[in-house]
RNA sequence: GCCGCUGUAGUGUAGCCUGGUUAGCAUAGAAGGCUGUGGACCUUUAGGUCGUGGGUUCGAAUCCCACCGGCGGCC
Numbered sequence: 001g002c003c004g005c006u007g008u009a010g011u012g013u014a015g016c017c018u019g020g021u022u023a024g025c026a027u028a029g030a031a032g033g034c035u036g037u038g039g040a041c042c043u044u045u046a047g048g049u050c051g052u053g054g055g056u057u058c059g060a061a062u063c064c065c066a067c068c069g070g071c072g073g074c075c
Base pairs, nucleotide, nucleotide: 001074002073003072004071005070006069007068010027011026012025013024020058029045030044031043032042033041051067052066053065054064055063
């Protein structure tokens, strides 16, 4: 230098191919219940400008372009 994969709550991940409901799940966090206390369990709940910028569209996490970070391959 070229190519491929990847980036979504604190953490791990689904959703992307086939654009359309309030972006879901687990865990961690907070409050409450339960318990002699704690753990486990149960209920409720906060937390995401979907890596950045731009484009297409009535509408973008999703499609297109550039860039940035990570991993791998080729030279």
Transfer RNA from a Nitrososphaerales archaeon, 75 nucleotides, folded computationally. Taxonomically the source falls in Nitrososphaerales (Archaea, Thermoproteati, Nitrososphaerota, Nitrososphaeria). RNAcentral holds the sequence, with entries from ENA. Its Rfam family is "tRNA". The family's RNA type in Rfam is transfer RNA. Its mean pLDDT, the model's own confidence on a scale to 100, is 82.